Predicted 3D model of a 383-nucleotide RNA (Bacterial RNase P class A) from Frigoribacterium endophyticum. Its Rfam family is "Bacterial RNase P class A". Gene Ontology terms of the family: dimeric ribonuclease P complex, ribonuclease P activity and tRNA processing. By type it is a ribozyme. RNAcentral records the identical sequence in 5 taxa.

[in-house]
RNA sequence: UGGGUCGGCAAGACGGUCGCGUCGGUCGGGGGCUCGCUCCCGACCGCCGAGGAACGUCCGGGCUCCACAGAGCAGGGCGGUGGGCAACACCCACCCGGGGCGACCCGCGAGACAGUGCAACAGAGAGCAGACCGCCUCGGUCACGUCGUGAGACGGGGCCGCGGUGAGGGUGAAACGGUGGUGUAAGAGACCACCAGCGGUUCGGGUGACCGACCGGCUAGGCAAACCUCGCCCGGAGCAAGGUCAGACAGAGGACGUCGAGGUGGCUCGCCGAGUCCUCGGGUAGACCGCUGGAGGGCUGCGGCAACGUAGUCCCGAGAUAGAUGGCCGUCCAUGGUGCCUCGGCACCGGGACAGAACCCGGCGUAUCAGCCGGCCCAUCCG
Numbered sequence: 001u002g003g004g005u006c007g008g009c010a011a012g013a014c015g016g017u018c019g020c021g022u023c024g025g026u027c028g029g030g031g032g033c034u035c036g037c038u039c040c041c042g043a044c045c046g047c048c049g050a051g052g053a054a055c056g057u058c059c060g061g062g063c064u065c066c067a068c069a070g071a072g073c074a075g076g077g078c079g080g081u082g083g084g085c086a087a088c089a090c091c092c093a094c095c096c097g098g099g100g101c102g103a104c105c106c107g108c109g110a111g112a113c114a115g116u117g118c119a120a121c122a123g124a125g126a127g128c129a130g131a132c133c134g135c136c137u138c139g140g141u142c143a144c145g146u147c148g149u150g151a152g153a154c155g156g157g158g159c160c161g162c163g164g165u166g167a168g169g170g171u172g173a174a175a176c177g178g179u180g181g182u183g184u185a186a187g188a189g190a191c192c193a194c195c196a197g198c199g200g201u202u203c204g205g206g207u208g209a210c211c212g213a214c215c216g217g218c219u220a221g222g223c224a225a226a227c228c229u230c231g232c233c234c235g236g237a238g239c240a241a242g243g244u245c246a247g248a249c250a251g252a253g254g255a256c257g258u259c260g261a262g263g264u265g266g267c268u269c270g271c272c273g274a275g276u277c278c279u280c281g282g283g284u285a286g287a288c289c290g291c292u293g294g295a296g297g298g299c300u301g302c303g304g305c306a307a308c309g310u311a312g313u314c315c316c317g318a319g320a321u322a323g324a325u326g327g328c329c330g331u332c333c334a335u336g337g338u339g340c341c342u343c344g345g346c347a348c349c350g351g352g353a354c355a356g357a358a359c360c361c362g363g364c365g366u367a368u369c370a371g372c373c374g375g376c377c378c379a380u381c382c383g
Base pairs, nucleotide, nucleotide: 001379002378003377004376005375006374007373008372009371012332013331014330015329016328017327018326020049021048023046024045025044026043027042028041029040030039031038032037033036051354055365056364058363059362060361061360062359063238064237065236066235070269071268072267073266075234076233077232078231079230080094081093082092083091084090095109096107097106098105099104110229111228115227116226117223118222132169133168134165135164136163138161139160140159141158142157144155145154146153147152177195178194179193180192181191182190196219198216199215200214202213203212204211205210242289243288244287245286251280252279253278254277255276256275262272263271264270296315297314298313299312300311301310302309303308333352336349337348338347339346340345341344
């Protein structure tokens, strides 16, 4: 310098002006009353006012109600090991497998000798398989060659048939271990060596997944994101949860019920224990709490490889309810296009992504114009 890989930052800046929302203060108006407090409306001033994903609502929790959520079945989720966390399907470290020269990346990573099941097309054969071509023995037959006077003998070959052979060809995602040798009519774990795989009550290392060594017999296919088996986890509903106050109205009829209605949003039990449901008719649809100070954030020290934990100190950063956080102007910044020229400056025009709180957190996933910074790897050049 070029290419790559991993991680982090930021999400235009400043000023002016017109607006919006919560809260606090001052003033004005109105209401209430225990007469100096409180509520409502308006004006002005001040503080604060979206995000890294506020998004999707896919997981996990807090919180609230139903037994202070209990048992069983059904159902669902997770799945290498160790740790972190409030918890997780998340994170960190390691193991194993795969990819890459490498930094590094990817893995929905338990079990296929418990059982059932599945495998399109191609192919002869696809589950304790299979002779299509090829190779080989034997039998038959047909010619040929050599030798021989001849009968015949020997040799290789074509065709047909009974078999052998899974080494070679070919098909496939996958063909019942791989390579080399011995052996054989040809062959084959039939036998041998090494390798892979499997098993071991053996030895060594590691908390463990696992790794290494030795020994053994001699080969066992794949799919569990098919049913299933094993281990662990999960009660249900959700802030329109749930509660308080104010206000309005008009009840009537029927069904069931302390011999258990109804509730616990799959079922049974258990628990709670007096109202519940349907039809007609009538009324309201307001305010407040929940609500944001919390598994909260910044910095420093310590422990830990790390995720993270812990101590000290500092900070407070939206709470709306039809839903505020916006518009315009100027200068600058990043960037795109055009033109000019003294070739890196000037002028003009355009122009700043994705998106947007609604109970709150921790994750994951997805979207994101143009950028900036750093670690590491590879190649090349120079010293």